[in-house]
RNA sequence: GCCCUGGUAGCUUAGUGGUUGGAGCGUGCGACUGUUAAUCGCAAGGUCCCCAGUUCAAAUCUGGGCCGGGGCG
Numbered sequence: 001g002c003c004c005u006g007g008u009a010g011c012u013u014a015g016u017g018g019u020u021g022g023a024g025c026g027u028g029c030g031a032c033u034g035u036u037a038a039u040c041g042c043a044a045g046g047u048c049c050c051c052a053g054u055u056c057a058a059a060u061c062u063g064g065g066c067c068g069g070g071g072c073g
Stems, first nucleotide, its partner, number of pairs: 001072007010025004018056001027043005049065005
């Protein structure tokens, strides 16, 4: 330098064009318990890496950029 792949909540991740972006762990509150833990319920937490484009509609498709991983030279 070229190619492939990934970037979504504090962490690990699902979601390949369509109504409100979900889950597990963690966090807060509550129930239960003599207390803690465990268990159960509820809640908060997301500019979907950035910029532009396509479309009636983009986390999703296209182009460029940044960062991580892999391959080739």
This is a predicted structure of a 73-nucleotide RNA (transfer RNA) from a Candidatus Woesearchaeota archaeon. NCBI's taxonomy places the organism under Archaea, Nanobdellati, Candidatus Woesearchaeota. Rfam family: tRNA. It is annotated as a transfer RNA. RNAcentral holds the sequence, with entries from ENA. The coordinates come from a structure-prediction model, not an experiment, and the mean pLDDT is 81.